This is a predicted structure of a 72-nucleotide RNA (transfer RNA) from a Candidatus Poribacteria bacterium.
RNA sequence: GGGGCAGUAGCUCAGAGGGAGAGCGCAUCCCUCGCACGGAUGAGGUCACGGGUUCAAAUCCCGUCUGCUCCA
Numbered sequence: 001g002g003g004g005c006a007g008u009a010g011c012u013c014a015g016a017g018g019g020a021g022a023g024c025g026c027a028u029c030c031c032u033c034g035c036a037c038g039g040a041u042g043a044g045g046u047c048a049c050g051g052g053u054u055c056a057a058a059u060c061c062c063g064u065c066u067g068c069u070c071c072a
Base pairs, nucleotide, nucleotide: 001071002070003069004068005067006066007065010024011023012022013021018055026042027041028040029039030038048064049063050062051061052060
């Protein structure tokens, strides 16, 4: 320098045009003598960034950045 894959909640990830979600973690309450386990409720997101297409973009297209990987 070129090719491929990935970037979504604190962590690990799903979702691939029209509701932003799961598990774990966190908070509050119940349970307990107290903790753990368990149960209930809840908070938590510029969907990497910029632009384009579309009535509508996390999702499609282009560029940029970062990480992993392959080639040279």
The organism belongs to Candidatus Poribacteria, within Bacteria.